A computed fold for a 75-nucleotide RNA from a Pseudomonadota bacterium, annotated as c-di-GMP-I riboswitch aptamer. Rfam family: c-di-GMP-I riboswitch aptamer. Its family is annotated with cyclic-di-GMP binding in the Gene Ontology. Lineage of the source: Bacteria > Pseudomonadati > Pseudomonadota. It was read from a public genome assembly, where an Rfam model found it.
RNA sequence: AAACGACAACGGCACCCCCGUCGCGAGGCGGGUCCGCAAAGCCAUGGGUCCCUCGGGGAUCGCCAGGCCACCGAA
Numbered sequence: 001a002a003a004c005g006a007c008a009a010c011g012g013c014a015c016c017c018c019c020g021u022c023g024c025g026a027g028g029c030g031g032g033u034c035c036g037c038a039a040a041g042c043c044a045u046g047g048g049u050c051c052c053u054c055g056g057g058g059a060u061c062g063c064c065a066g067g068c069c070a071c072c073g074a075a
Stems, first nucleotide, its partner, number of pairs: 004073002012037002017032006035062001041068003045065003048060005
């Protein structure tokens, strides 16, 4: 350094739901909540699923795969 991931340590994120708000919608954002997560950090590249004003456009990375970055250091 990489791989790896513990009855380790410091922490982090925040499902569903509720309220507000934006959007035709999927859904996003803010606050509460905390099911869980060792990448539940980022990217829409491939696949899947979802939406639409459906020749196309959009959403989802906490669906799978891939790429990039990253705290700690037992076996």